[in-house]
Transfer RNA from Candidatus Woesearchaeota archaeon CG1_02_33_12, 73 nucleotides, folded computationally. The coordinates come from a structure-prediction model, not an experiment, and the mean pLDDT is 82.
RNA sequence: GGGCCUAUGGUCUAGCGGUUAUGACAUCACCUUCACAGGGUGAAGAUCCCCGGUUCGAUUCCGGGUGGGCCCA
Numbered sequence: 001g002g003g004c005c006u007a008u009g010g011u012c013u014a015g016c017g018g019u020u021a022u023g024a025c026a027u028c029a030c031c032u033u034c035a036c037a038g039g040g041u042g043a044a045g046a047u048c049c050c051c052g053g054u055u056c057g058a059u060u061c062c063g064g065g066u067g068g069g070c071c072c073a
Base pairs, nucleotide, nucleotide: 001072002071003070004069005068006067007066010025011024012023018056027043028042029041030040031039032038049065050064051063052062053061
């Protein structure tokens, strides 16, 4: 330099163009215990990387940018 893949709560992750963006772990509260662990119930936590475009409607499709990964040279 060229090509491909990828970006979603703190971490990991689901999400055929249309209800309120899913779950796990972690965090917090309560219950259970003499206490801890474990278990149960509930809560909080996301400008869906950025800028444009298409569309009645974009996390999703398209273009560009940025970050990350892989391959080729």
RNAcentral holds the sequence, with entries from ENA. Its Rfam family is "tRNA". Rfam classes the family as a transfer RNA.